[in-house]
Molecule: RNase P RNA; transfer RNA
Organism: Ruthenibacterium sp.
């Protein structure tokens, strides 16, 4: 200096003037107004893909061979499909990264086209026998060679054979079983045995293990009330309880008309810092802090300074993750080039 | 804010692992004096996008994009 890699913090600085939401205090002519003061979006507030809190469905029920989900191991967590570590597999020269990673020997299905044959096989070829003067034909053996395919029955060599073949042997690769080293464990080290060589597909049905009741703040609880309406259909084979059975409860649907307010609402598995334990995720102790809460929806405008003032994007019950969008900055490794 | 459904050619629409049916529209032809109708032939941009599983994906899985519908009270 270029490329690539991992991580971190920040994400329109500072000041002046004006404006907007919310809280507190004070004053006034009190359904409100004014003044002072404090405070006011994000790392993703997004997608709504997972998990929980909370509320309610009678109490949230019982059962299922139904439905949905997850999938190596150990830990973390309120929980998770998340995270950390680790094992196996894969990619990269490397830093490092990716991994839906149980079972195909429980069973079933599927594998188009091509090819003789698709899970078991004889088209060509090779060999034997018979017929034949020969060419060739018939029958049988053979998976070494050819051709097709994503996939053709482990690979190489020697022996063997009529020709061949794990048919036998040596080495290599894989699988299963037994013993063994290390590890909590997945797994792994070393050795032996078995010719065992088994097609692929479970993000096909399925099997195994484990988990799961529904709905969602427009949930739900209240107040004021005169908008306390009108009409039609069905009355169980309907609705609540996602599929079925049991059990429990309830009138339901459509058209049309009309409609105010409060709570839920932000103090929480919270944030910051120190210490301790742990490789880490994280946990514990102590101290300090309070940090939006709107309801047509508040975060803005303008001027000045600095080289300059910028990407993706705007909370709507809350929290933990994942995914996606996106700006520049810093730091630690790695690989290459150049110079001393 | 929450919940659900869908996306296949210009339009409608079938296809639930194996070379993407059909209709309307469009182009050309036959027929006709000329048209319409009818008949024949043809076209092509097509599976919303990107990844993954698989020999093979419109179809299965994940993420994203877009469109549509529904969810309060009187009751």
């Nucleotide at each position: 200096u270029g490329a690539g890699u991992a991580a971190a913090a920040c994400a329109u600085a500072c000041g002046g003037c004006g404006g907007c939401g919310g809280g507190a205090u004070g004053c006034c002519u009190u359904u409100g107004g004014c003044a002072u003061u404090c405070u006011g979006a994000g790392g993703a507030a997004a997608g709504u893909c997972c998990g929980g809190g909370c509320u309610u469905c009678a109490u949230a029920a019982g059962g299922g061979a139904a439905c949905g989900g997850u999938a190596a191991c150990u830990g973390c967590u309120a929980a998770c499909g998340g995270c950390a570590g680790c094992c196996g597999g894969g990619g990269g020269u490397g830093a490092c990264c990716c991994u839906a990673g149980g079972g195909a020997u429980a069973g079933u299905g599927c594998a188009a086209c091509a090819g003789a044959a698709a899970u078991a096989a004889a088209c060509c070829g090779c060999c034997a026998u018979u017929u034949g003067c020969a060419a060739a034909a018939a029958u049988g053996g053979u998976a070494a060679g050819g051709a097709u395919g994503g996939a053709a029955a482990g690979g190489u060599g020697c022996g063997g054979u009529a020709a061949g073949a794990g048919c036998g042997c040596a080495c290599c690769a894989g699988c299963g079983c037994c013993u063994u080293u290390g590890g909590u464990g997945a797994c792994u080290u070393a050795g032996g045995c078995g010719g065992c060589u088994c097609u692929g597909u479970a993000a096909a049905c399925c099997c195994u293990a484990c988990c799961g009741g529904g709905a969602g703040c427009a949930a739900c609880g209240c107040c004021c009330g005169u908008a306390u309406g009108a009409g039609a259909g069905c009355a169980a084979u309907g609705c609540g309880c996602g599929c079925c059975c049991u059990g429990c409860g309830c009138g339901c649907u459509c058209u049309u008309g009309g409609a105010g307010g409060c709570g839920g609402c932000u103090u929480g598995a919270g944030c910051u810092g120190u210490a301790u334990g742990g490789c880490a995720a994280c946990a514990u102790c102590c101290a300090g802090c309070c940090u939006a809460g709107a309801u047509a929806g508040a975060u803005c405008g303008u001027c000045g300074u600095u080289u300059a003032a910028u990407a993706c994007a705007g909370a709507a019950c809350c929290c933990g993750g994942c995914u996606u969008a996106c700006g520049g900055u810093u730091u630690g490794g790695u690989c290459g080039c150049u110079g001393a | 804010g929450g919940u659900g459904u869908c996306g296949u050619a210009g339009c409608c629409a079938a296809g639930u692992g194996g070379u993407a049916a059909g209709g309307c529209a469009g182009a050309g032809g036959u027929c006709u004096g000329c048209a319409a109708a009818a008949c024949c032939u043809c076209u092509a941009u097509g599976c919303g996008g990107c990844a993954g599983u698989u020999c093979a994906a419109a179809u299965c899985u994940g993420c994203c994009c877009g469109a549509c519908a529904c969810c309060u009270c009187c009751a």